[in-house]
RNA sequence: AGAGUUUGAUCCUGGCUCAGGACGAACGCUGGCGGCGUGCUUAAUACAUGCAAGUCAACGAGAACCGGAGUACUUGUAUUCCGGGGAAAGUGGCGCACGGGUGAGUAACACGUGGGUAAUCUGCCUUUAGGACUGACAUAACUCGUCGAAAGACGUGCUAAUAUCAGAUGAUGCAGCGGGGCCACAUGGUCACAGUUGUUAAACCUUCGGGGCCUAAAGAUGAGCCCGCGUCCCAUUAGGUAGUUGGUAAGGUAAAGGCUUACCAAGCCGACGAUGGGUAGCUGGUCUGAGAGGAUGAUCAGCCACACUGGAACUGAGACACGGUCCAGACUCCUACGGGAGGCAGCAGUAAGGAAUAUUGGUCAAUGGGAGAAAUCCUGAACCAGCAACGCCGCGUGAAGGACGAAGGGCUUUUAGCUUGUAAACAUCUUUUUUGAGGGAAAAAUAUACGAUUACUUCGUGUUGAUUGUACCUUGAGAAAAAGCACCGGCUAACUACGUGCCAGCAGCCGCGGUAAUACGUAGGGUGCGAGCGUUAAUCGGAAUUACUGGGCGUAAAGGGUGCGCAGGCGGCCAUGCAAGUCAGAUGUGAAAGCCCCGGGCUUAACCUGGGAAUUGCGUUUGAAACUGCAAGGCUAGAGUGCAACAGAGGGGAGUGGAAUUCCAUGUGUAGCAGUGAAAUGCGUAGAGAUGUGGAAGAACACCGAUGGCGAAGGCAGCUCCCUGGGUUGACACUGACGCUCAUGCACGAAAGCGUGGGGAGCAAACAGGAUUAGAUACCCUGGUAGUCCACGCCCUAAACUAUGUCAACUAGUUGUCGGAUCUAAUUAAGGAUUUGGUAACGUAGCUAACGCGUGAAGUUGACCGCCUGGGGAGUACGGUCGCAAGAUUAAAACUCAAAGGAAUUGACGGGGACCCGCACAAGCGGUGGAUUAUGUGGAUUAAUUCGAUGCAACGCGAAAAACCUUACCUACCCUUGACAUGCCUGGAAUCUAAUGGAGACAUAAGAGUGCCCGUAAGGGAGCCGGGACACAGGUGCUGCAUGGCUGUCGUCAGCUCGUGUCGUGAGAUGUUGGGUUAAGUCCCGCAACGAGCGCAACCCUUGUCGUUAAUUGCUAUCAUUUAAUGAGCACUUUAACGAGACUGCCGGUGACAAACCGGAGGAAGGUGGGGAUGACGUCAAGUCCUCAUGGCCCUUAUGGGUAGGGCUUCACACGUAAUACAAUGGCGCGUACAGAGGGUUGCCAAUCCGUGAGGAGGAGCCAAUCUCAGAAAGCGCGUCGUAGUCCGGAUCGGAGUCUGCAACUCGACUCCGUGAAGUCGGAAUCGCUAGUGAUCGCGGAUCAGCAUGCCGCGGUGAAUACGUUCCCGGGUCUUGUACACACCGCCCGUCACACCAUGGGAGUGAUUUUCACCAGAAGCAGGUAGUCUAACCGUAAGGAGGGCGCUUGCCACGGUGGGGGUCAUGACUGGGGUGAAGUCGUAACAAGGUAACC
Repeated sequence: AGAGUUUGAUCCUGGCUCAGGACGAACGCUGGCGGCGUGCUUAAUACAUGCAAGUCAACGAGAACCGGAGUACUUGUAUUCCGGGGAAAGUGGCGCACGGGUGAGUAACACGUGGGUAAUCUGCCUUUAGGACUGACAUAACUCGUCGAAAGACGUGCUAAUAUCAGAUGAUGCAGCGGGGCCACAUGGUCACAGUUGUUAAACCUUCGGGGCCUAAAGAUGAGCCCGCGUCCCAUUAGGUAGUUGGUAAGGUAAAGGCUUACCAAGCCGACGAUGGGUAGCUGGUCUGAGAGGAUGAUCAGCCACACUGGAACUGAGACACGGUCCAGACUCCUACGGGAGGCAGCAGUAAGGAAUAUUGGUCAAUGGGAGAAAUCCUGAACCAGCAACGCCGCGUGAAGGACGAAGGGCUUUUAGCUUGUAAACAUCUUUUUUGAGGGAAAAAUAUACGAUUACUUCGUGUUGAUUGUACCUUGAGAAAAAGCACCGGCUAACUACGUGCCAGCAGCCGCGGUAAUACGUAGGGUGCGAGCGUUAAUCGGAAUUACUGGGCGUAAAGGGUGCGCAGGCGGCCAUGCAAGUCAGAUGUGAAAGCCCCGGGCUUAACCUGGGAAUUGCGUUUGAAACUGCAAGGCUAGAGUGCAACAGAGGGGAGUGGAAUUCCAUGUGUAGCAGUGAAAUGCGUAGAGAUGUGGAAGAACACCGAUGGCGAAGGCAGCUCCCUGGGUUGACACUGACGCUCAUGCACGAAAGCGUGGGGAGCAAACAGGAUUAGAUACCCUGGUAGUCCACGCCCUAAACUAUGUCAACUAGUUGUCGGAUCUAAUUAAGGAUUUGGUAACGUAGCUAACGCGUGAAGUUGACCGCCUGGGGAGUACGGUCGCAAGAUUAAAACUCAAAGGAAUUGACGGGGACCCGCACAAGCGGUGGAUUAUGUGGAUUAAUUCGAUGCAACGCGAAAAACCUUACCUACCCUUGACAUGCCUGGAAUCUAAUGGAGACAUAAGAGUGCCCGUAAGGGAGCCGGGACACAGGUGCUGCAUGGCUGUCGUCAGCUCGUGUCGUGAGAUGUUGGGUUAAGUCCCGCAACGAGCGCAACCCUUGUCGUUAAUUGCUAUCAUUUAAUGAGCACUUUAACGAGACUGCCGGUGACAAACCGGAGGAAGGUGGGGAUGACGUCAAGUCCUCAUGGCCCUUAUGGGUAGGGCUUCACACGUAAUACAAUGGCGCGUACAGAGGGUUGCCAAUCCGUGAGGAGGAGCCAAUCUCAGAAAGCGCGUCGUAGUCCGGAUCGGAGUCUGCAACUCGACUCCGUGAAGUCGGAAUCGCUAGUGAUCGCGGAUCAGCAUGCCGCGGUGAAUACGUUCCCGGGUCUUGUACACACCGCCCGUCACACCAUGGGAGUGAUUUUCACCAGAAGCAGGUAGUCUAACCGUAAGGAGGGCGCUUGCCACGGUGGGGGUCAUGACUGGGGUGAAGUCGUAACAAGGUAACC
């Protein structure tokens, strides 16, 4: 510090997610040790049991026990007295208000921080000064008794005090009165200044050391009160408040104060957020972060609040009191039913809740606290121990050697390799930890006891340890007892095998899994961390994703519809003063701990500890005066006023005009009109439409008219008049900052809509009819009502758009236009220059994601307002406000998705556009589709009818030959290392051949035979055959969607790319586009491109002309001999090798002086001469695992191999491709002419003979320019048939044959005789072809024993037509739109049906909270007091003073009744919303989306 994820790719916007840290954690798996910390976050739920606050030289009484003296006697018991002793309880003092717990309440002076208290108190402690006199009455304990189950209560009698009371003394106290100094100032405070009047105190104990008591002053400490500032969310909480705000007086308090009361006034708080609601203890700090911030408030520390719930006071220095009291309530317990008792949010512990949090431990040794003079006692504070990997820190689980790279596992390309891996084994070493043994601290003294010495807490000796025989040290034994967890598709370090087969499962996001899963599960291996590792929850970061630091708003979310304007914010120039802001210095505070820095102590670290820094804040004070502010003074550049002009659909009102439409009346006139893609509805013979004349009515204003004008926006248009707002320009004068912006507010605000009343020609929602259509509640047509118009009143929204808030300043230009001014020029008109205000088009810098903006900014800045924070849910629900309503405005959440979106790019597509091409259409010729047959396919059938190919681009295709074989299929019978390959062992040469059984494979088996090489020989080797065992063979079994290779197709279409450069943030673009041209990305020109490659063309083959060379088997003109195709020749033809030739080369025209095109000449051939081969990048998961090769899977006495027979040849039917025909351009008969290209020894086969013929016999010739297949046919000549189902047509069937072949039954071809079917030119539709082509005629070849109507070739005869590119199909280029990219066979919307989820309404119901009114009134306090009781004081007494109880008044908790508000839950039914592989109906949107879309 970033990364993943929207797209085919790109840039941007924007959300979601991840990597990091941290935790009082929990869960899963695992677990050796130690140190230091931490441990109910939930039920402030309920608590059994024990402990957590006592103590004391004040007081009286006094048990056990001890000693002494008696008595009784059972001689060791009982008992009496005296003296010690001091338990338990009591009176009294101090403490119990600390310490410890918890966070319910509290949004508050509660907390933090800084001040104030001149408005206060303070026990114990310290200092100073002074004092402690004289008396008195009671009472508990105790005794005796009564009541009660108990708790406890009551009565009688006695007694003490440092308990209580009275008196005295007393000031610097307190209260009153006035005087002075000083300080402060609102009241006031203070003085060791001086007076006066009144009044107030005490307690003793003792070990004789001391301790305690009273008064006053001061200190210290602690506490109370007040104030400034800071401290969460909601405005869908906007008004709140009656003791409320203030005053006077009084009361009350330690103390100011409405704190309380009476009276008076009507204030006080609030958009700088009152009031209300929700949530919450606050802080130091903690976590995170670069910081600013954000989150948090466990442990430790400070403060606050609370103590079962609510209320209340008492005591006291201090409480309205956790382990005190009283009352009420709920709950629990005891009970003799009459009554009583209790409060763990102290420490342990229990139950419950919960994902979850420990021992009913030890000690007061230390630290601290209470009491005491002290010893001591108490202390669940504290110190320790126990439990828990809960966290942090440290250590260990061994070290160094050791290659046969062991075995074993895993993987693989498997006679083996790689990996686990120096890892192990093995031998050597060490011993931290572990375990055993021995030793053994510190924490302990300024404590305390005794003693000594003393100026001194100065010294000496002793005592005290829970933890603990702990830490630590020494030593023995022994590698011994000690490693897991998560992950391995990307992010993100780390990969393979098997299993599974959209299943099981994974997943933080993207996503994985449908038979080769690095993503699931397991294993091996690896990576990371390590006594831990992962997961989950919540938190900060990354997130500049709320932006103060540090974001945005034309199109991504976002400028309010527009203006005016109060508050608020901001504000021109000059000089002066002040010092609020601001800046600087000093000072106080900012607790400690923590963080940070430097040190120190535990072996180190964590941890502990000393010092420093920091604590960014607040207060006080001194200074500065630039800037802001304030005060007062001036200026004119902003703003405004006056004057003079100008333009204008600016607004309101009134009047008026013509054209058109419709209607009415009427004339002429006759059959249609109107309407549409085409029609129909409609109108018309009752006279329409058309046309003429007259009239009525309403609405809108053609031309001018314009990226012209005006207005704040909405908006504004005939003409005239009246009223009226604003703007611009010019030159001067005046005012003197008067300004800008603007939340709330006010005003205006298209259309539609609403209310009342008018008006209503045309148009026209709704509605009706006619069409269209599958339907058509639409588009089209005919009608037609609201409405549109006017007046008045509402509504208040628009894609109210420049999708661009207002104001101001600055920053290149060019061009047009509207309004004004000046100058120039002028005869007018027009023009030019400068300047100013609008309105448009381009464009520099700059900006922008890009598109684009660009002095009218989206540039550079300033001021103010509004708005945004992922998509959907939703501009919706609820609540409020407004409205007559419609509705508007304000405006969520649950839930759900990982995207939604902007701009641009490349494609593809369009019922978008432009251009071009093609037998694409058109123009022609001939077919197919109808018939019969052949053949292929589908379907059906079958034991099997093997398999594959399926739009073009499958279907006379694989198959260039299914009777057996082929053959893969079926049935039956056989074989199992196999028909075939390699290796091992063994035997034998190999080989040939009778015979028998069997359908055959096969089985049995007589006989013949003995080779080659090395070696003297023995023997060995090669090859072949048989047998055996195991590795293995074999598979036309599956997957062409795992593949190679090959092929089809677009398409022989003209395209497809690259390098460098340039442009662009980038995907990409340019080049390759443009103007011409071409068959062509062919060429030329232009151009930020310049070149290049694969394609095109050419090179290759063939054909057309000529030449040279050559001449057998070819040829034969001139010759010769001979009649033999003999000699001779190579002229010609031909053959086959090499050349020539054609290049737009020449001429004319067009074109741009180009490329090229048109025409012409010459030429055998002319513009690629004709034909072929040749197929770019790629597309279709196209075809083929059955040509071959090959991964994986499957079979292995069978899915392999062999044999026989059958099948692939079936047949109600459908389709494709062909053959033959339907006839006279013909059939038949006779005669007769002319090819090319091929084949041939397992072959072609001549002559001749035989057969009607297929063919047979025959054997010459030929391994072929020699021989042969081999008669070419159409044609031509003559004859016949005469339009008929025929002398057309030949299917089918019968008979007889021929040939091939082991074999023609299923199932061959051919011949002859006979038979003689359909068919008379073919519906919708559809195919081929542009010249030696179509059409037509025959010939050959491959395959092949035999078998083409198929296929591949060959030649003969030999046409018609093309105006042209509007349309159909396909293709190419450019351009445009796009919400498509699996790319239109795309995408996608809504209703309905089903399932689930959350939510709104809902008659209500329940719970909770709050408020108002009334009733009620415990305890307590305050006031009153008739009743009653009463020790101290007064009084001789009666009695009094004072006090208690009781009663009563006021306040008030619980409780009750009724009303209102809020929140939560629930509710028949109901509304929409969301989600959900394959439901229904349509097709609304995206292309002109087929009616442009949208508000």